Small-subunit ribosomal RNA from an uncultured bacterium, 1387 nucleotides, folded computationally. Its mean pLDDT, the model's own confidence on a scale to 100, is 84.

RNA sequence: GAGUUUGAUCCUGGCUCAGGAUGAACGCUAGCGGCAGGCCUAAUACAUGCAAGCCGAACGGUAAGUUUGAUAGCAAUAUUGAACCUAGAGUGGCGUAAGGGUGCGUAACACGUAUGCAAUCUACCCGCAACAGGAGGAUAGCUCCCCGAAAGGGGAAUUAACCCUCCAUGAGAUCACACGAGGGCAUCUGAGAGUGAUUAAAUCUGAGGAGGUUGUGGAUGAGCAUGCGACUGAUUAGCUAGUUGGCAGUGUAACGGACUACCAAGGCGAUGAUCAGUAGGGGAACUGAGAGGUUGAUCCCCCACACUGGCACUGAGAUACGGGCCAGACUCCUACGGGAGGCAGCAGUAGGGAAUAUUGGUCAAUGGGUGAGAGCCUGAACCAGCCAUGCCGCGUGCAGGAAGAAGGCCUUCUGGGUUGUAAACUGCUUUUGCCGGGGGAUAAAAGACCCUUGCGAGGGAAAUUGAAGGUACCUGGUGAAUAAGCCACGGCUAACUACGUGCCAGCAGCCGCGGUAAUACGUAGGUGGCAAGCGUUGUCCGGAUUUACUGGGCGUAAAGAGCGCGCAGGCGGUCGUUUAAGUCGAAUGUGAAAGCCCCCGGCUCAACUGGGGAGGGUCAUUCGAUACUGAUCGACUUGAAGGCAGGAGAGAGAAGUGGAAUUCCCGGUGUAGUGGUGAAAUGCGUAGAUAUCGGGAGGAACACCAGUGGCGAAGGCGGCUACCUGGCACAUAACUGACGCUGAGACGCGAAAGCGUGGGGAGCGAACCGGAUUAGAUACCCGGGUAGUCCACGCCCUAAACGUUGCGAACUAGGUGUUGGUCGGAUUGACCCGAUCAGUGCCGCAGCUAACGCAUUAAGUUCGCCGCCUGGGGAGUACGGUCGCAAGAUUAAAACUCAAAGGAAUAGGCGGGGGCCCGCACAAGCAGCGGAGCGUGUGGUUUAAUUCGAUGCGACGCGAAGAACCUUACCUGGACUUGACAUGCUUGGGAAACUCCGGUGAAAGCCGGGGCCUCUCGCAAGAGACUCUUGCACAGGUGGUGCAUGGCUGUCGUCAGCUCGUGCCGUGAGGUGUUGGGUUAAGUCCCGCAACGAGCGCAACCCUUAUCUUAUGUUGCCAGCGCGUAAUGGCGGGGACUCGUGAGAGACUGCCGGGGUCAACUCGGAGGAAGGUGGGGAUGACGUCGAGUCCUCAUGGCCCUUACGGGCUGGGCUACACACGUGCUACAAUGGCGGUGACAGUGGGACGCAAUGGAGCAAUCCUGCGCAAAUCUCAAAAAGCCGUCUCAGUUCGGAUUGGGGGCUGCAACUCGCCCCCAUGAAGUUGGAAUCGCUAGUAAUCGUGGAUCAGAACGCCACGGUGAUACGUUCCCGGGCCUUGCACACAC
Repeated sequence: GAGUUUGAUCCUGGCUCAGGAUGAACGCUAGCGGCAGGCCUAAUACAUGCAAGCCGAACGGUAAGUUUGAUAGCAAUAUUGAACCUAGAGUGGCGUAAGGGUGCGUAACACGUAUGCAAUCUACCCGCAACAGGAGGAUAGCUCCCCGAAAGGGGAAUUAACCCUCCAUGAGAUCACACGAGGGCAUCUGAGAGUGAUUAAAUCUGAGGAGGUUGUGGAUGAGCAUGCGACUGAUUAGCUAGUUGGCAGUGUAACGGACUACCAAGGCGAUGAUCAGUAGGGGAACUGAGAGGUUGAUCCCCCACACUGGCACUGAGAUACGGGCCAGACUCCUACGGGAGGCAGCAGUAGGGAAUAUUGGUCAAUGGGUGAGAGCCUGAACCAGCCAUGCCGCGUGCAGGAAGAAGGCCUUCUGGGUUGUAAACUGCUUUUGCCGGGGGAUAAAAGACCCUUGCGAGGGAAAUUGAAGGUACCUGGUGAAUAAGCCACGGCUAACUACGUGCCAGCAGCCGCGGUAAUACGUAGGUGGCAAGCGUUGUCCGGAUUUACUGGGCGUAAAGAGCGCGCAGGCGGUCGUUUAAGUCGAAUGUGAAAGCCCCCGGCUCAACUGGGGAGGGUCAUUCGAUACUGAUCGACUUGAAGGCAGGAGAGAGAAGUGGAAUUCCCGGUGUAGUGGUGAAAUGCGUAGAUAUCGGGAGGAACACCAGUGGCGAAGGCGGCUACCUGGCACAUAACUGACGCUGAGACGCGAAAGCGUGGGGAGCGAACCGGAUUAGAUACCCGGGUAGUCCACGCCCUAAACGUUGCGAACUAGGUGUUGGUCGGAUUGACCCGAUCAGUGCCGCAGCUAACGCAUUAAGUUCGCCGCCUGGGGAGUACGGUCGCAAGAUUAAAACUCAAAGGAAUAGGCGGGGGCCCGCACAAGCAGCGGAGCGUGUGGUUUAAUUCGAUGCGACGCGAAGAACCUUACCUGGACUUGACAUGCUUGGGAAACUCCGGUGAAAGCCGGGGCCUCUCGCAAGAGACUCUUGCACAGGUGGUGCAUGGCUGUCGUCAGCUCGUGCCGUGAGGUGUUGGGUUAAGUCCCGCAACGAGCGCAACCCUUAUCUUAUGUUGCCAGCGCGUAAUGGCGGGGACUCGUGAGAGACUGCCGGGGUCAACUCGGAGGAAGGUGGGGAUGACGUCGAGUCCUCAUGGCCCUUACGGGCUGGGCUACACACGUGCUACAAUGGCGGUGACAGUGGGACGCAAUGGAGCAAUCCUGCGCAAAUCUCAAAAAGCCGUCUCAGUUCGGAUUGGGGGCUGCAACUCGCCCCCAUGAAGUUGGAAUCGCUAGUAAUCGUGGAUCAGAACGCCACGGUGAUACGUUCCCGGGCCUUGCACACAC
């Protein structure tokens, strides 16, 4: 810096990621080299080999060997000498205390740093001084004997030394004695000189040297002591008896309770003793801007350890890794008696483990031991081997090359894109590799020898010495030849498509992907990143200012202790003096080397490495400065305390006292209820309640006053009175003179409830008992009622103990209330005005805050001190401790689990929240539905199939404006396969097209035959059109997905809303505008306003209807004038009227009055056919419902292809126990039937409507005038009116059924409609519930049309007759404002 809490926002806050690092491990992969690194686990156990020896110039002596003798023997040979050289063993000397390993232990003077030792030692090395004369003794080895399995041991005899002892010498040293310059804070120390005592030595030789003794100085190494630094836990608070100190000793190289005896009673500790846990420390390493945090592998320094524990010996040095003794565990050998051993040396083995190498070479170099030296030894070391463990470097080719090849992948597919200059191909190069040659280079200089030098050092001559090494390096040849992977590709985070899969398989660091179109899984292509590596996992730092010193917080996010008092501690007013501890400056010393940083060099570069420099301490010492802090001394008054005077108050304690009310008791009056609730009931009451009056008892609490009034530290405190007592404010300025603030622990107070003992008990009242409510009701409501509430004493110690705001001090605009005090003015009113101090409220600026808000009573600006917080849950829980009689309180975790939990604010939605308003929403009505029968649709069931879709409103007379076949998508059966349909290619045929017929069959289909001689171009071959046939591309799909889509539609809703630009406000989401006051059907308009404008909606513009004018006048009309008829605009004419078709007018709150803001508008009125959008229609904002439709159409994926395609017959969609929706007809008299016969409008008509006449009871049939229609026709309008019936299952109602007919149509069986005769079911107005409708509306009456061969009670349209609303409390839906919210797929 990013991701992640939300619809979005800001904040708080955690989780996660990107970076760096690693002694790493795991997965995939792997060409080379250089430089490094390599048991982090079992300080587990170890086979085998090696890792410390050397010296014969210290000593005695010897095997073998060489040389040379002697003796015996012919000889082989045997015996025995000498010399040389001397292995092994031994005496002696030096070394073995180094080097190498490991990190168990250790919280310690172990380590680091700085000091001290006048309290010390130091082999080998160096300098200086002085020496080495004499005498003696033993012992190993060897030989012999003995014991033992072995390891080993014992005895006897003999022998040497640089082994051991004694004497001499004593420069010196040590000790004693008495002096003592000087030094030291002190105990003390002490140069120097004097006297006395004690004390040394070793020889070897190659003759050059080497070694020895004493002393002193140095160097090196070691020991001891001290200051400071550096882990965790208080759920470890007290620890300590050699403990603390003293005196005298012991011991040591040396101080010291290190140890011993005696004496005293000390010592350590909240600045964390003791105890527990963990741990080797440092230089340094990693990280980080730094401060820090983490680490302590490799290299260097120190410490500790060497199977575990203890102990000493030797020695200069050890309490000794490859020495000893004892004990223990383990392993091994054994003759069972007894012995041996110690890889945390180098390799190596087993084991453990995710995991860590060869039983390699050489002493050539460096270094060590020893030796006079040559030399010997050296798993130290130098090298090599193994491992991509890390860092660094190199390579896997370079240039050209477009037909942009083939192949792959993608695609909108005759094409294009991409892989991609990539490949092929051409040219070039040769690092590396392989083959060969060179290089015997250099790393080698030494040591030893010689010379020089005070020392470090320097110079010279000759010879020899290489493990690495078949090396590095150089070079010839060869040939692109020998060399690329891993991870990722949803966001963070660079990089995208296809296929497969289908909440499966899987992925995932966090958020999260996957339920049929997955850039997130798997694969492929492509792309990105890094590259001999790449990813993953673990760990550390960073990011994390997420423990905040640098650098955080605590009103509401986690966080102020319930409150006070106060020891320690922290902090502290003004003016001076002194000091110099803190602080600041300078110098000196030190802070090893390596490392980090800078510069310059060496390996071809780099890594690596050489040289130089710089840097690093809270370090030590010295000198200096003195502002601030500290310390000392002196002063001051403003902080603080205190005196005098008056003052306010529910401050506390304890005592007394008062009235009202409740309850109970007694008595009177009085009678049937009372009480209680939403409504009731339990309860009380005829044994007299409730009500009412009088008297009495008892307990508790104190109305009014009373007030964001008072007092108190908080909890808290309220009738009145006196007593005792704490605190406070003001005024004054005589006294003290910083006496102060805060405050871990400690101590005290601390509501209510609860506990103990004893009282008290009226009312109230947990528990409990009843009654209700309820699905239940362990509750809310009602009737009772025990603890308790009250008092005394003692506990408890917690609260939303809250202002959710610790205490104290100072500073920083104001305004306005109120309480207490004082002062001034003006006055006499309990007045008013003003000032000031102290308290308590409200509002508000700057400032602060995430915002809300706070704002002189700070949450502002600062200072001092205390308390507390560090994601949510687990949990204020467990365990432990403390307190408590108990209840419990206090202190206070972890495992595990989640990616959030949270604060404030925003816009929505919601609310059995509020306000305003609207709608057939309710109310007021009318007519229904729900009951009956039938029609129709749906569910369900059934079926071979009962095709599919629609499912709350907003599916259900819906798609379907019309299923007998067809339709038809479904089912059965029998058939077709380039197909019923489109385009192209191809084989063969034919004139073609067209048409007729036969067989079989249910048809489709299959098989077969005939008729027809006439297509165009071209000389012809042939080509084209047409058709049949063959094959191929393809057609076809009412198959799936309406949750992949377009289009169209429904719905909220014809509701009044939904937005934008600029500006302004807000950190932001967002707000404002659009809210407010009015008004409207309306976000309609007006006024106001940090808004000003604008858009989509509203309205208007459109159609229709109502009135008039005008133009026109047939098929329409007929007033007037004529003709004619039984009658009729039938005819001549006419345009007046009706009507039709055009064009106009008219309505705009325009006019008047009231109201209203001189507004918008509203109410009333006039005029008018119509009045306030006149009525109706069309018109549907941003959006919502993943609403509906893939079966209208279009369309992406997917699926079928002799079938999921196409054709045919028959069946089904019409089934039927049942349930629902929607209709029709009714139940009757506002009616039925009969008669009569008046008045409409919209429409339709040629595959048609059909007049007239005739037949039939009728449906209908025959005839066919007229009419493509203001002409003809459908066409009769019906309700109406008159008569009759008289309340009944009827003269209501018409279902059902029987019979007979008609019509359409290939065809009415499944399965049409109509007519006639007969039959005459249910039904007497419909439970809960529920629908529609506000005017020409409901209701009622008929009429037409679309579809259609036929088939409406449905749908669409038309006219006739023609009713009720107080109003907005409630139900439902909606709009605006406001409020709450833990909701957001939003109740």